Predicted 3D model of RNase P RNA and transfer RNA as a complex of 439 nucleotides. Its mean pLDDT, the model's own confidence on a scale to 100, is 78. It holds a member of the Rfam family "Bacterial RNase P class A". Rfam links the family to the GO terms ribonuclease P activity, dimeric ribonuclease P complex and tRNA processing.
[in-house]
Order: sequence, then structure tokens, then C1' cells
RNA sequence: CAAGUGGGCUGAACGGUCGCGGUGCGGUUUUAUCCGUAUCGAGGAAAGUCCGGGCUCCACAGGGCAGGACGCUUCGUAACACGAAGGCGGAGUGAUCCGACGGAAAGUGGCACAGAAAAUACACAGCCUGUUUCGGCAGGUAACGGUGAAAAGGUGCGGUAAGAGCGCACCAGCGUUUGCGGUGACGCAACGGCUCGCUAAACCCCGUCCGGAGCAAAUCCAAAUAGGGAACCAAUGGCGUUGCCCACGCCGGUUCCGGGUAGGAUGCUUGAGACCUGCGGUGACGUUGGUCCUAGAUGAAUGACCGUUCAGGAGCGUUUCGACGCUCCGGACAGAACCCGGCUUAUAGGCCCACUUGCUUA
RNA sequence: GGGCGGUUAGCUCAGGUGGUUAGAGUACAUGCUUGACAUGCAUGGGGUCGCUGGUUCAAGUCCAGCACCGCCCACCA
Repeated sequence: CAAGUGGGCUGAACGGUCGCGGUGCGGUUUUAUCCGUAUCGAGGAAAGUCCGGGCUCCACAGGGCAGGACGCUUCGUAACACGAAGGCGGAGUGAUCCGACGGAAAGUGGCACAGAAAAUACACAGCCUGUUUCGGCAGGUAACGGUGAAAAGGUGCGGUAAGAGCGCACCAGCGUUUGCGGUGACGCAACGGCUCGCUAAACCCCGUCCGGAGCAAAUCCAAAUAGGGAACCAAUGGCGUUGCCCACGCCGGUUCCGGGUAGGAUGCUUGAGACCUGCGGUGACGUUGGUCCUAGAUGAAUGACCGUUCAGGAGCGUUUCGACGCUCCGGACAGAACCCGGCUUAUAGGCCCACUUGCUUA
Repeated sequence: GGGCGGUUAGCUCAGGUGGUUAGAGUACAUGCUUGACAUGCAUGGGGUCGCUGGUUCAAGUCCAGCACCGCCCACCA
């Protein structure tokens, strides 16, 4: 210098004018309203609603079945389909990246077409032996052929009628065997018998976890109306926030039609909170001390215009090829709605750090 | 805001338990029937199974992500 890998930050700034929402103070006013002033006012994803929790109610929520989720190990955490550190497998020269990664030796099923045969090898052609009426028949074989996504370990030597883990050596794979190392996943070595297909994002088995609904939860105040009608079920019943049985609680319940209100308050933002620092830990993270309060709207505020910069693009001109000047364009994805921790998805451009490979120069 | 469901031919829907070439009705085209039309009969064309990945030998079907469309909800008596 070029190509690349991983991680972090930012994702416009300042000033002026006009405006919007919350809160405090002051003024007017019975209050509401209005005016003035001070202060605060979107995000890294506020999104998808895919997971996990807090919170509220059902009964502080109990037992069993069914159902669902997760799935290498250890740790972190309030919890997790999350994260950290590792193991194993795969990709890459490498930095590094990817992995729904328990069990097929519990059982059941599937493997279309082709092929002799798709899992207990029911052997088509071929090879070998015996027999023969010369058409075949009986037996042995899995070396060779073809089919298929997949064909029952591979290579060599021996062996044989022909052959075959039938025997041996090496290699691959397997093991509910032994020893050593590691908390563990697992690794290494020895030994063993001689090979035991693929599929669990098929049923299933094993292990761990899960009660349901959701702030339109839930509670209070106010206002208004026809306190109505129909169907179904019914005390061996019905309902009690998704299915069944039990236990517990309540005594009518469910659905539809019709009528009325569409106002206010609590929940609501102080929280597994943010920032700085020290300590422990490889790390995720935990913890000591200090500082700070940082949106709470509800047909839903957080905006518009102008000017100067910042980053970028295009054109023209100048040039000492480093760049400079002028004009024009022009600012990614997107926007809180009870609150957190994650994941996933969208994202113009800019900056920084660490590392890898190749080339050149010293 | 929260909770559910769906996407297959121009239209309305099957297929959902992976397997050879994805079907039905309707619409369309051609032919026959008719003097001509409608009806009827026969034949035929028409499909990114919403999109992108993954599992598998093989995906409309199983799994994940994304896009689009639709439905439901408050209080009172």
C1' cells in the first nucleotide's frame, strides 16, 4: 500500500423567528380557561410482538393426565429460545466464522422412481462345483456388472473349487471394557469383537422447565338508559380466563338482539435506573464508595422556516498534481404509549481500536 | 396498545399423514350441436403453491425469518 476479519462509537452542530406537550412559580378569574416566566421533552433500533421476567386480577395458584417449550458442558442472571468461557463437528492459507449439537444399541414407522435386493440380504446377470434328456436343475459365492441420494468397512498378502474379516498387517469406524488427565462436555493410551445404513425440523424415549389472562390488566368517581327480550343448559348441574379428572370457591350460567355512556383520576414512570471510581473474576458478571433524576402524551406533543458550519455527491475553472475556488443538489432507518432483560429485522454516511494474509522499501 | 387467523390458476376453494405430472368449480380459447344465439357435450391452455433461507435423497406440506391482508377487545344497567 492492497485485500480482509472481529469489536466499539456516532448517525448532524450552533444561533434567530414562530409554534406544540408536561411540571413549577406568578398574574387574571368562583373554577375551568387564558397570559407571562423558568425548566424538561424519542431510539439504537422506540419496530416485529419472537422469547424471558416484574406488575395487576382470577384463589399468593394446589395434585394428576394431556399439551407446549428447551436440548454438548460448566458458569452468569430475577429469568430466558439470552450471554461468557470451553468441548466436538464443519468452512477458510489465516485472523476468524457457522452449527435445532441428547437418544437410531427401548420400541413403531418411512426410504418414491430405478434396481436382483432399501435392512432378518427371499440374489438378476456373472463365477465355481455336481448332475443332465444339453432346454435346464440342485447347491456354493458376494470378489466383478449395472441401478440409486444411499448397496452392508477400505488397501494388500495369505487362503479357496470359486470366494468371503475366513485369517493376518495397516487405516477408518464402533464399544454399557480398563487406566490416566479434566468440575464437566471430552481427550489420550491400551484392549476387545470384527462393521452394527439414513431419517427424531416422523411418532416417540430420556432430562429440565411451564397455571391462565393481560395496563383495552385492575381500582375509584361521575354521567346516562327501556333494570328489557329471545334461544340453550341446569343442582348426578353450571360457572370460576383455553382441554380432561380431582380438590377448593360461588349459585344460576352462556350466546345473541336491544338500550345507555365514550368523561375524569389512580395504575404512570425512582428503576433488576444511569454515570464515574476502587476491588474480585480469564470472562459474562458481582460488589464498595460518590454524583445525578433524564418524556409521560391519550384523534395522542417532541415541529417548521432562515442563516452559518460539519459530513457527502455532481458539474465547471485553476494547478507547483498535494489541492484550492465557485455553483447546484442534499442529511439513512425510523418515531415512545405499563416497565425492564434479550433475540430478530431495517439502517445513507463518518470515525476509532485490535488482528490476519499478500506485495514493496529500509 | 394487546390478542388471533389467513396467503394455492383471472375469481372461489380442496390438497396439510413429505414421493413420480398439484386438482375441482367458474371464467377463457377451439370444435360439435343450432338458420343464428343461449344452454349442453368434448378437447385444450393457464400455477414463482406470498417471499427468503434451513432440515431431508426429495418440501405446496416440516422449521425459522420477512412481507401483505383480515378479525376481536372498554364501561353501565